RNA sequence: AGAGUUUGAUUCUGGCUCAGAACGAACGCUGGCGGCGUGGAUAAGACAUGCAAGUCGAGCGGGACGGUAGCAAUACCGUUCAGCGGCGCAAGGGUGCGUAACACGUGGGGAAUCUGCCGAGAAGUGGGGGAUAGCUCGCCGAAAGGCGAAUUAAUACCGCAUGUGACCAGGGCCGACAUCUGCCUGACGUCAAAGCUGGGUUAAACUAGCGCUUCUUGAUGACCCCGCGGCCUAUCAGCUAGUUGGCGAGGUAACGGCUCACCAAGGCAUUGACGGGUAGCUGGUCUCAGAGGACGACCAGCCACACUGGAACUGAGACACGGUCCAGACACCUACGGGUGGCAGCAGUCGAGAAUUUUUCGCAAUGGGGGCAACCCUGACGGAGCGACGCCGCGUGGAGGAUGAAGGUCUUCGGAUUGUAAACUCCUGUCAUUUGAGAACAAGGGUGUGCGAGUCACUACCGCGCACUUGAUAGUAUCAGAAGAGGAAGAGGCGGCUAACUCUGUGCCAGCAGCCGCGGUAAUACAGAGGCCUCAAGCGUUGUUCGGAUUCAUUGGGCGUAAAGGGAGCGUAGGCGGUCGGGUAAGUCGGAUGUGAAAUCCUGGGGCUCAACCUCAGAACUGCAUUCGAUACUGCUUGGCUAGAGGACUGGAGAGGUGAGUGGAAUUCACGGUGUAGCAGUGAAAUGCGUAGAUAUCGUGAGGAAGACCAGCGGCGAAGGCGGCUCACUGGACAGUACCUGACGCUGAUGCUCGAAGGCCAGGGGAGCAAACGGGAUUAGAUACCCCGGUAGUCCUGGCAGUAAACGGUGCACGUUUGGUUUGAGGGGAUUCGACCCCCUUCGAGCCGGAGCUAACGCGUUAAACGUGCCGCCUGGGGAGUACGAUCGCAAGAUUAAAACUCAAAGAAAUUGACGGGGGCCCGCACAAGCGGUGGAGUAUGUGGCUUAAUUCGAUGCAACGCGAAGAACCUUACCUGGCCUUGACAUGCAUCUCUAAGUUGGUGAAAGCCAGCGAGCGUAGCAAUACGCAAUUUGCACAGGUGCUGCAUGGCUGUCGUCAGCUCGUGUCGUGAGAUGUUGGGUUAAGUCCCGCAACGAGCGCAACCCUCGCCUUUAGUUACCAUCAUUCAGUUGGGUACUCUAAAGGAACCGCCGGUGAUAAGCCGGAGGAAGGUGGGGAUGACGUCAAGUCCUCAUGGCCCUUACGGGCUGGGCUACACACGUGCUACAAUGGCGGUGACAAUGGGACGCGGAGGGGUGACCCCGAGCAAAUCUCAAAAAGCCGUCUCAGUUCGGAUUGCACUCUGCAACUCGAGUGCAUGAAGGUGGAAUCGCUAGUAAUCGCGGAUCAGCAUGCCGCGGUGAAUACGUUCCCGGGCCUUGUACACACCGCCCGUCACACCAUGGGAGUUGGUUCUACCCGAAGGCGUUUCCCUGACCGCAAGGGGGCAGGCGACCACGGUAGGGUCAGCGACUGGGGUGAAGUCGUAACAAGGUAGCCGUAGGGGAACCUGCGGCUG
Repeated sequence: AGAGUUUGAUUCUGGCUCAGAACGAACGCUGGCGGCGUGGAUAAGACAUGCAAGUCGAGCGGGACGGUAGCAAUACCGUUCAGCGGCGCAAGGGUGCGUAACACGUGGGGAAUCUGCCGAGAAGUGGGGGAUAGCUCGCCGAAAGGCGAAUUAAUACCGCAUGUGACCAGGGCCGACAUCUGCCUGACGUCAAAGCUGGGUUAAACUAGCGCUUCUUGAUGACCCCGCGGCCUAUCAGCUAGUUGGCGAGGUAACGGCUCACCAAGGCAUUGACGGGUAGCUGGUCUCAGAGGACGACCAGCCACACUGGAACUGAGACACGGUCCAGACACCUACGGGUGGCAGCAGUCGAGAAUUUUUCGCAAUGGGGGCAACCCUGACGGAGCGACGCCGCGUGGAGGAUGAAGGUCUUCGGAUUGUAAACUCCUGUCAUUUGAGAACAAGGGUGUGCGAGUCACUACCGCGCACUUGAUAGUAUCAGAAGAGGAAGAGGCGGCUAACUCUGUGCCAGCAGCCGCGGUAAUACAGAGGCCUCAAGCGUUGUUCGGAUUCAUUGGGCGUAAAGGGAGCGUAGGCGGUCGGGUAAGUCGGAUGUGAAAUCCUGGGGCUCAACCUCAGAACUGCAUUCGAUACUGCUUGGCUAGAGGACUGGAGAGGUGAGUGGAAUUCACGGUGUAGCAGUGAAAUGCGUAGAUAUCGUGAGGAAGACCAGCGGCGAAGGCGGCUCACUGGACAGUACCUGACGCUGAUGCUCGAAGGCCAGGGGAGCAAACGGGAUUAGAUACCCCGGUAGUCCUGGCAGUAAACGGUGCACGUUUGGUUUGAGGGGAUUCGACCCCCUUCGAGCCGGAGCUAACGCGUUAAACGUGCCGCCUGGGGAGUACGAUCGCAAGAUUAAAACUCAAAGAAAUUGACGGGGGCCCGCACAAGCGGUGGAGUAUGUGGCUUAAUUCGAUGCAACGCGAAGAACCUUACCUGGCCUUGACAUGCAUCUCUAAGUUGGUGAAAGCCAGCGAGCGUAGCAAUACGCAAUUUGCACAGGUGCUGCAUGGCUGUCGUCAGCUCGUGUCGUGAGAUGUUGGGUUAAGUCCCGCAACGAGCGCAACCCUCGCCUUUAGUUACCAUCAUUCAGUUGGGUACUCUAAAGGAACCGCCGGUGAUAAGCCGGAGGAAGGUGGGGAUGACGUCAAGUCCUCAUGGCCCUUACGGGCUGGGCUACACACGUGCUACAAUGGCGGUGACAAUGGGACGCGGAGGGGUGACCCCGAGCAAAUCUCAAAAAGCCGUCUCAGUUCGGAUUGCACUCUGCAACUCGAGUGCAUGAAGGUGGAAUCGCUAGUAAUCGCGGAUCAGCAUGCCGCGGUGAAUACGUUCCCGGGCCUUGUACACACCGCCCGUCACACCAUGGGAGUUGGUUCUACCCGAAGGCGUUUCCCUGACCGCAAGGGGGCAGGCGACCACGGUAGGGUCAGCGACUGGGGUGAAGUCGUAACAAGGUAGCCGUAGGGGAACCUGCGGCUG
């Protein structure tokens, strides 16, 4: 610091996602040790059990026990205990319910206050009295507990004295902030106390310590008040009766409506009152570059709470966690009468939950309470335990070790990798284990003793020494010894982001996934394995926060088209504000002082072996307050100015507005005239109108609406908007003058006003037009487009409504910044008689363009440039401008305006393609013009279908279908049936076996096969025997074999667009970029062919040419070819010859070269000459980049998968030849341009040895016999046929030949299924073919025959050859295909595209909903516990007064107001459920249509209204997107 993801690609906008850090975490897998931290976040749910606050006998009386003395009573001492009394229990500890508040933080104030214990100081502590608990007795009760009687003490309680002092009316002085304070004085009056212990002593006196009382003061703590600061919500806008203030009183420690009586009517609020929701606040913590954002565990400060609600008592302090009273809920005990309880203390239990520990040790330390003290208490605290919950540290060994072992994995089978890893050798000893030693934290206090001080002296008390004594942690830390590498590694990941790759399995299944996305048979993405990467006692996942996110933008964003400018104006609050001075010092800046707790963070030190951790110091705490200063700027105040703004005067322009009046054209209607059969309407029609007289035409009249031409890219207005003419009233802008005012200004939340069309209410009006509606067409349908009618409405008046693509999609105002040009309204100059033209200037309205800006398009002095001020608005798409609520409206509806849920996009601009029922140019047997066919018949052949045991397989629009197949009777053959073989029909290797192999004989059999028999050899060495090897056989193992699957894993080959003219590259240039340019343009061509121009210049693959062939000529050559001349023959037969033909080799020839015209003088085109051939001379071969996952695994090759006594191999027979049917391609015909008969006319390409086969002979013939010649310019196939002559005469025929019968021929082991041919006989359909469709532009079509491959035999197919030999093309509108340019696009799998809505089904969330349940809150009323307050005749009563009676005072009781809980009634609000219902979202995709994107086939869209299954359609107005 960025990255992934919208597209075919690009730039931008914009969301989503990831990488980081953190956590009181949880879950999964795993887990060696230690240190330091940390651990109920949920149910403030309920709690068993134990402990968490006591202590003092030196305050008091007494009980029990023990001891001493005493005979005993008794006294004393010690220990201990309940009670009275004192202090404490208000701290410490827990929790975060409540609380949006002076609760907290910060800074101030208290002159409006209190403060136990503690410190300092002053003064005292005299003398009396009456009770009461305990204890004893009696009574009640289950218990808890209570009542009565008698008796008793105090540091308990109550008078009196004393009064340093304190309080108090008033007075004086100083000060202050208004009430007032401080000091001085002060009348009348009020107010204290307690003793205990020790020393001492006969007893005292006296004395010490601890107490007690009054007062002053300090410290600490507490209380009150104020400024400022910190959550969300306006779909909460008004709230408030003790409310705001005053006077008086009460109350409090104290101010105060804190409370009460009376008086006044205030107080708060858009700078957000009131209401609702949420929440303890802070120091700080996490994150971050910072600014910010989120959080408030542990530690620390403050607050609040203690089962829920209320209340007070005591006290220095509480309205009190382990106190009291009442009410309630819950739980427990009960003898049913009544009682008891409160873990949000420490442990612990249950519950709920993803989830949070031991019912531990100790007071040794620190701290707290009590006590003179010892000491006691202390779940505060110090420790230990449990949990990898976090942070930090350590270890799981180190060095050497290559045959690179084995095993695993992969493999191209060679090897690679795991991997120095292991084994092995030599070491070390951390941690753990074991044996032993063994701490610090301890200071104090006490006892004993010494010294000092104290005292007249001694003791006590006090101080200083010495000795002894105190440790939960802990036999721990630590140290030493021993042994032995011995006990100690996992988790996640490996498609990209993101470090790390292979094999196997699986086969859109199982599964993965943070985003993009993987998986449909070769998955680096699933699962397993090997390997690798990262981290490591942890690693991942989930959740949450910040970051990245400049994605709420103060730092630091935007609004023409991406989301976003309010429809427009006026104007309130607010914000901002010209110029020159004076004052002030609020903002601002600087200094100083106080404060900003500690901890934390940072820096520098120090201590644990390091670190985490702990600790010391510094800095910092960006803040607040006070004070002193500065005065540029802003503010405030004051005085001026005129450049902003406004006024005045003069002048002209204008569809600016309102009202009234008025004229003409046109439409329609009515009446009248003329006139006759149509009119009207459309793509074509029909409905409609018209013989009852329309349309047309003339005249007259009625009525309403709208304003032709002028008219403009023009003018006016704030916008909406405004158009005949005249008049009246009226708004604004502009120019000129520089006379006046003197900043009076700009913007503008809320508010007010205006606001097209449509719509609504009421009353008029109604010609034309025209939603709805009716009819006619179109159509599959047509609720539309088209046509005929037609009502609201459109018009006027008065009201409502308040919206539009209300758009320049661009808020208003001001300033600054190069230009050109057009136009409207003014002014000036020059010139002119005057005007125009021309020049200058101001204000408007346009176009083009510079800088600059912009993602681009574009904007560009009328900014989207550069600046300033103010307002409005935006923050992914959908849900949705919707629901609910509220406001407005008569309604329609408008305004304001969410959420759940869902997607990873939605979008802008531009690029390249593709496409268009867009445009332009051009080509092609594409159409047209012609000729001949197909489609009808019969038949051949191929295909589909059906059938079958099998009818093997493949090819399927063009570009499958006489295709693979250049030839299925067996074979072929891959298919089916049956019978067989298993190292195999075939290849190689190893091992093994031998006498059998080739060949042959027999049996069986349909054959294959099986069984039985006969039967050898070669090479080397050697005389030989023999050995070895080869060949062969047997058996076994490796393996063979597969026309089995995948052409969507492939190679190769092929088809097709298309022989169309295209497809690209390098460098340069342009563009942010994809890309563009070149390749576009003007001509031209068959052609991206060539020329010219041009930010391009060149080049490549294609085109063309080079190649073959045909056409002309020359040369060479002359057999088997040829024969003009000579001879010869039946015959080029022979001699001879090579001129000609021909053969086959090499050359020549054609290039727009020449002439004319045309064109830019170019390229070229047109015409002509010459020439065998003329503008590529004809034909062929030749197929650019690519497209179709086109075809082929059955030619071959090949990855993977599958079969292995079978999916392999051999064999027999069958099938591929089936047959209701459909299609393609052919053949033969339908006839006279013909059939039949006759007839020495004339070819070319080719083939031939298991061959062609002459001549001759036989047969009607197919054919047969014989076999000459020929491996071929020699022999042969071989007859060419159309032609020509004759006949037939229009018929189902002398056409046509299917079908069938009989008899034959040939090939072949074999013609039954299932060959071809011959003869005789038979003689079907068919009389030129519907819709539709094919080929062909010249030696072509048409027509005629001939040859060849395959092949034993079998073409109507295929490939070739020649013979005869046409017609037509005006032309490019249309159909089809293609090329180039351009335009639109929501397409890019590219129009066979995309895509909208209803309906049906499933799921999800949500609105309404009769109601119902619950929470919360308000209002009115009722009840009114406890409690304090007020009041109180009677009743009861120790201290004081009084001789007494009685009084004073008090308790209890009664009454009253207040008040918790509770109740009744009615509201508000928030949730849950809810029959039914509304729309929405998602889904493999089902139904209906085709709305949108291209002119999307009716241009689309916006607002509104009506209509319709649905998208939608129509009307009116508007926009161009």

The prediction has a mean pLDDT of 84.
The RNA shown here (small-subunit ribosomal RNA) has 1521 nucleotides and comes from an uncultured Chthoniobacterales bacterium.
The sequence is in RNAcentral, with records from SILVA.